[in-house]
Context: one part of a larger RNA
RNA sequence: CUGGGCGUAAAGGGCGCGUAGCGUCUAUCCAGUUGGGCGUGAAAGCCUGGGCUCAACCCAGGAAUUGCGUCCAAUACUAAUAGACUAGAGACCGAGAGAGGAUAGUGGAAUUUCCAGUGUAGAGGUGAAAUUCGUAGAUAUUGGAAAGAACACCAGUGGCGAAAGCGGCUAUCUGGCUCGGUUCUGACGCUGAGGCGCGAAAGCGUGGGGAGCAAACAGGAUUAGAUACCCUGGUAGUCCACGCCGUAAACGAUGACUGCUAGAUGUCGGGAGGUUACCUUUCGGUGUCGUCGCUAACGCAUUAAGCAGUCCGCCUGGGAAGUACGGCCGCAAGGCUAAAACUC
Numbered sequence: 001c002u003g004g005g006c007g008u009a010a011a012g013g014g015c016g017c018g019u020a021g022c023g024u025c026u027a028u029c030c031a032g033u034u035g036g037g038c039g040u041g042a043a044a045g046c047c048u049g050g051g052c053u054c055a056a057c058c059c060a061g062g063a064a065u066u067g068c069g070u071c072c073a074a075u076a077c078u079a080a081u082a083g084a085c086u087a088g089a090g091a092c093c094g095a096g097a098g099a100g101g102a103u104a105g106u107g108g109a110a111u112u113u114c115c116a117g118u119g120u121a122g123a124g125g126u127g128a129a130a131u132u133c134g135u136a137g138a139u140a141u142u143g144g145a146a147a148g149a150a151c152a153c154c155a156g157u158g159g160c161g162a163a164a165g166c167g168g169c170u171a172u173c174u175g176g177c178u179c180g181g182u183u184c185u186g187a188c189g190c191u192g193a194g195g196c197g198c199g200a201a202a203g204c205g206u207g208g209g210g211a212g213c214a215a216a217c218a219g220g221a222u223u224a225g226a227u228a229c230c231c232u233g234g235u236a237g238u239c240c241a242c243g244c245c246g247u248a249a250a251c252g253a254u255g256a257c258u259g260c261u262a263g264a265u266g267u268c269g270g271g272a273g274g275u276u277a278c279c280u281u282u283c284g285g286u287g288u289c290g291u292c293g294c295u296a297a298c299g300c301a302u303u304a305a306g307c308a309g310u311c312c313g314c315c316u317g318g319g320a321a322g323u324a325c326g327g328c329c330g331c332a333a334g335g336c337u338a339a340a341a342c343u344c
Base pairs, nucleotide, nucleotide: 003316004315005314006313007298008297012312014198015197016196017195021191026083028080031078032077033074034073035072036071037070038069039068040067046062047061048060049059050058051057088188089185090184091183092181093180094179095178096177100174101173102172103171104170105169106168107151111147112146113145114144115143116142117141118140122133123132159166160165203244204243205242206241207240208239212238213237217233218232219231220230255311256310257309258308259307260306263289264288265287266286267285268284269283270282271281272280273279274278293300294299317344318343319342326337327336328335329334
């Protein structure tokens, strides 16, 4: 020191896989554990008593030395060994839903550009304008062609995914989930320091692509000014392949798992039953309201922020600062780890 906390006050890791560590039920052993004995645990010191006329000083005895070693005993718990079980977990069989992922192909609307026709003086744009485009024929309209990107309606506090995220259609490959059966395995489970992997957007490298949009940039307006808001243009970028980056208000600002604790109502996917436009019931998701309880309050409330348990991460007054220095990573941008002086 072993405290109190983490939705909004400081504080849940962006998300997973998983090493070490912690952990179900019933029968043996005694390592840990518990009780007792013995040995040892120097002296000084401490306490009590005594001796120098007192004291310092000295002497005797005692307690303590919470430890270690050894022996005897106990066997609840933990560990260990052996055996058994099925409630956890998994497998199997039968169904089911889904924008889960990857690759290839394909469709229509729209947009822009190009070609051709019709046609003539305007068109764009705005609060109003102008920059801009247009008699070298624009805008509008008809036909044709090309390109890239995104998928209207369906569409829903609907679905799927660990998170990031995922939406036209088809095919192939592929991950997970739910329900029903209860055939099998027999604790195989939970969490997870390090580690490894995934990880929006922006950004970076190489090579493609480039319709629309659009940082930067240019011009026109507005304004006292206008390095903006508005308008006309417009390059990176946005798209594809491969490789980096590794961060977000990566949010439910709420870690994972397990058990327990009133209900009502909507919705999605299954099952069972019935008197079948529907109703009842059950399992799994996703919302709203609400009791007990919790909370500083707001609110949360079987999808807990309630009552408990296991494990991990994190916080410890504000600023300096998520900075400096060092280390590791990165092509760079920068990321991760992470102070202090000083100051209030």